Molecule: RNase P RNA; transfer RNA
Organism: Phycisphaeraceae bacterium
């Protein structure tokens, strides 16, 4: 100095004019009108994917369905976010290989001996398998030869029976890998090594990791296929939700007007009328279902379509898991004390325009230093190209992505151009 | 604001429990027929299944984040 990554701050500054929301003061009955007033976007305000506060629904409750998440151990109101570690798989550097160590990415990363269910084509064979080429044919056969009276042996054949999974091949995957030993050929059949399954020991909160003892191998992949475990999730959303105003016209269809007890009126008396208590069929209380719960409840009653009215005000509203500095703890997400600040709030919605000027950024042109070249008289020389950097002047329709609507925490997308800080850019060996 | 669907050729649909080269109509486009067109016939072309990533041996499909477009809601 430079390439790669990964975090991060910043999100043009200033002046003058015209203006726009809100707020406070002033005048004014009032509609409004004035101000040397005060305040007005973001890091994503944006997707609306996630988790909350809040508010409302009985007290927010139980079962079912439904959904989300899923390595371990923290962080936080919480969380699918964040941090740190593990494991696993890629990826860098290098002229090439291998190893070690680093740095960097991504990983719905729980269970496949609870069940089910999928594995297309090729393949013999795809899940307690399978024999197409091969390889053996030790053993029984048959066949040729040979010795022998004959039993029988002996050698050859790969021809029948059958062994067999070393090798070829199919395929994303073929019932551990590799040597070796053994064998008729083979084979975890034995055995060293790796692998994997078990147990155990040390370190670690753990997830795991190492080491060490046993087992001769059983127990393919899929769960982003059904499912099975755990864990969370009640529901609607500020159009929640509260106050107040204005305004209007009703109509149809269905239902229902019960049951028991007291008490008082009426009657001869059946019985009829009121009151009350209870109970109750229905209704209604958030989207599924079902319990259980609350509240109406027999009348001016309910439900369901039709129609007709309002569409304003104020609250919630913004002060809050707030913003900032400093210090202390933590490897880090974070936190804990302490100081200071108050930072748009609204209805279809205000934060803007235009000049100057000054930053930055791109381009063009000169200029000094450096560097190469080339020529000769070699010298503080002369000609001629020259990237970046600095510095003069000139230009540019360069200065981006996009804008609040109840609020926070995140994730995720977009985004011109600067700047900060941090790691790595190593090591052996052939 | 708030719930919910969908996206495959120039259009308008298909693709079986994830399975081989993504099909069919109708447009286009080229030859034949015709004097010429239209009808018909033979035959071609035409796709990043909206992007981009992930599970898988294997994704149109099953997932996730984006982008576009539709509906319903006082």
């Nucleotide at each position: 100095c430079g390439g790669c990554g990964u975090g991060g701050c910043a999100a043009c500054g200033c002046g003058a004019u015209c203006g726009c929301c809100g707020g406070c003061g002033g005048c004014g009955c009032a509609a409004g009108c004035c101000g040397u007033c005060c305040g007005g976007a973001g890091g994503a305000a944006a997707g609306u994917c996630c988790g909350a506060g809040c508010a409302c629904g009985a007290c927010a409750g139980g079962a079912c369905a439904c959904g989300a998440c899923g390595g371990u151990g923290g962080g936080u109101a919480a969380c699918g976010c964040c941090c740190a570690c593990c494991c696993g798989c890629c990826c860098c550097g290098c002229g090439g290989a291998u190893c070690g160590a680093g740095g960097g990415g991504c990983g719905a990363g729980a269970g496949a001996c609870a069940g089910u269910g999928c594995c297309a084509c090729a393949g013999a064979g795809a899940a307690c398998a399978g024999a197409c080429c091969g390889c053996c044919g030790a053993u029984g056969g048959c066949c040729c030869g040979g010795u022998g009276c004959a039993a029988a042996c002996c050698g050859g054949g790969a021809u029948c029976a059958g062994g067999u999974a070393a090798g070829g091949g199919u395929g994303a995957a073929a019932c551990g890998g590799c040597g070796g030993g053994g064998u008729a050929a083979g084979a975890g059949c034995c055995c060293a090594c790796c692998g994997c399954c078990g147990c155990g020991u040390u370190g670690g909160c753990a997830a795991c990791a190492c080491c060490g003892c046993g087992g001769g191998c059983a127990c393919g992949g899929c769960a982003a296929a059904c499912c099975u475990c755990g864990u969370c999730g009640c529901g609607u959303g500020c159009a929640a939700g509260g106050u107040c105003a204005c305004g209007c016209a009703g109509c149809a269809a269905c239902c229902g007007c019960g049951a028991c007890g007291g008490c008082c009126g009426g009657g001869a008396a059946a019985c009829c009328g009121g009151c009350c208590g209870c109970c109750g069929a229905c209704c209604g209380c958030u989207c599924g279902u079902c319990c259980g719960g609350c509240g109406g409840g027999a009348a001016u009653g309910g439900u369901u379509g039709c129609g007709g009215g309002u569409g304003g005000a104020c609250c919630g509203c913004u002060c809050c898991a707030g913003c900032c500095g400093a210090g202390g703890g933590g490897u880090g997400a974070c936190u804990c004390u302490c100081g200071g600040c108050g930072c748009a709030g609204a209805g279809a919605a205000a934060u803007g325009a235009u000049c100057g000027u000054g930053c930055g950024g791109c381009c063009c042109g000169g200029u000094c230093c450096g560097u190469c070249c080339g020529c000769c008289a070699u010298g503080u020389g002369c000609g001629g190209a020259u990237a970046c950097c600095a510095c003069c002047g000139g230009g540019c329709c360069c200065g981006a992505c996009a804008g609040a609507a109840c609020u926070c925490g995140g994730c995720u997308u977009a985004c011109c151009g600067c700047c900060c800080a941090c790691g790595c850019c190593c090591g052996a060996u052939c | 604001g708030u719930g919910c669907c969908c996206g495959u050729a120039g259009c308008u649909c298909a693709a079986u429990u994830g399975g081989a080269u993504a099909g069919a109509g109708c447009g286009u486009c080229g030859c034949c027929c015709u004097c010429c067109g239209a009808a018909g016939g033979c035959g071609a072309a035409g796709g990043u299944u909206g992007c981009a990533g992930g599970u898988u041996c294997g994704a149109g499909u099953c997932u996730u984040g984006c982008c576009g477009g539709g509906c319903a809601u006082a």